[in-house]
Molecule: Bacterial RNase P class A
Organism: Candidatus Zhuqueibacterota bacterium
RNA sequence: CAAAGUGAGGCAGAUGAUCGCGUGCGCCUCAGGCGCAUGAGGAAAGUCCGAACUCCAGAGGGCGGGAUGCCCCAUAACGUGGGGGAGGCGCGAGCCUAUGGAAAGUGCCACAGAAAAUAUACCGUCCGCCGAAGGCGGAUAAGGGUGAAAAGGUGGGGUAAGAGCCCACCGGUUCGUUGGCAACAACGGACGCAUGGUAAACCCCAUCCGGAGAAAGACCAAAUAGGGGAGAAGAAGCUGCCCGUUUCGUUCGACUCCCGGGUAGGUCGCUCGAGGUCGCCGGCAACGGCGAUCCCAGAUAAAUGAUCAUCAAAACAGAAUUCGGCUUAUGGCUCAAUUUGAAUU
Numbered sequence: 001c002a003a004a005g006u007g008a009g010g011c012a013g014a015u016g017a018u019c020g021c022g023u024g025c026g027c028c029u030c031a032g033g034c035g036c037a038u039g040a041g042g043a044a045a046g047u048c049c050g051a052a053c054u055c056c057a058g059a060g061g062g063c064g065g066g067a068u069g070c071c072c073c074a075u076a077a078c079g080u081g082g083g084g085g086a087g088g089c090g091c092g093a094g095c096c097u098a099u100g101g102a103a104a105g106u107g108c109c110a111c112a113g114a115a116a117a118u119a120u121a122c123c124g125u126c127c128g129c130c131g132a133a134g135g136c137g138g139a140u141a142a143g144g145g146u147g148a149a150a151a152g153g154u155g156g157g158g159u160a161a162g163a164g165c166c167c168a169c170c171g172g173u174u175c176g177u178u179g180g181c182a183a184c185a186a187c188g189g190a191c192g193c194a195u196g197g198u199a200a201a202c203c204c205c206a207u208c209c210g211g212a213g214a215a216a217g218a219c220c221a222a223a224u225a226g227g228g229g230a231g232a233a234g235a236a237g238c239u240g241c242c243c244g245u246u247u248c249g250u251u252c253g254a255c256u257c258c259c260g261g262g263u264a265g266g267u268c269g270c271u272c273g274a275g276g277u278c279g280c281c282g283g284c285a286a287c288g289g290c291g292a293u294c295c296c297a298g299a300u301a302a303a304u305g306a307u308c309a310u311c312a313a314a315a316c317a318g319a320a321u322u323c324g325g326c327u328u329a330u331g332g333c334u335c336a337a338u339u340u341g342a343a344u345u
Base pairs, nucleotide, nucleotide: 001341002340003339004338006336007335008334009333011331013311014310015309016308017307018306019305021039022038023037024036025035026034027033028032041316045327046326048325049324050323051322052321053213054212055211056210060243061242062241063240065209066208067207068206069205070084071083072082073081074080085099086097087096088095089094100204101203105202106201107198108197109196122144123143124140125139126138127137128136129135130134152170153169154168155167156166157165171193172191173190174189175188176187177186178185179184217268218267219266220265227259228258229257230256231255234248235247236246237245275294276293277292278291279290280289281288282287
């Protein structure tokens, strides 16, 4: 100097002035006025996970169903995050993984190919016979072909030619020692050794899961016709089924269905939180502990805006119960160390 990968940060306007809106607090001469404070994101989007909260009397058991899937840790919890192991990619810094079990069982592997798993002999090789070419019989799975994948790989011995047939090394299974909390790793012994893949196929194993949802719900006010009809001895209890259990009811009719009529307004839920910021301590880190400090939208057809001046200014895009994540969309900027290449010293 060039290229590459990783982490972090804030921004999407800042400051000042004028005018206009919403909320809270205070004051006043109180239909209102004045002052102060504050007012849309890193994803507010998706509604994909998890919860807080509310309701179902309580949420018990079983089946079904669903989710996760190497180990350890964090968290309120999670299918999330951090750190490790294993496998794969990259020269490397780094990146990716739907990462338990194929000796419990069942299924599938198109086409091509002789044959796709207790699988086979197309070409070929070797031996014997007939013999001109060529044919027949036996042996073989080392060589070639087909294919994503063809009875572990390389080398040697042996053989008629060959084959873990035998041997060495690698691979595999298993046992032991050491290290590690563990997943695992290293070393050593034994065994010619289960002859593929696929579980994001069914399945097996381990762990977890009651449902619904802020239009959840609670309260107040108002109005009407506590109307009419049918069924009815059992019915209701919020994913499905069963058991258990609770409540109501059995002709004074619980409950279900149909027809008709009235009302649909207000308050709460609603923002003080698993909260923000800063510092110290512990930890590789995620995160946790301690201390200090701050209050930072609560609208309800929906406020958070407009103009001017200076300066660098851009995309994606607007709160509606709240929070922790994930996913998706997206503009330009800054910092930090790291890897590779070239040159110089």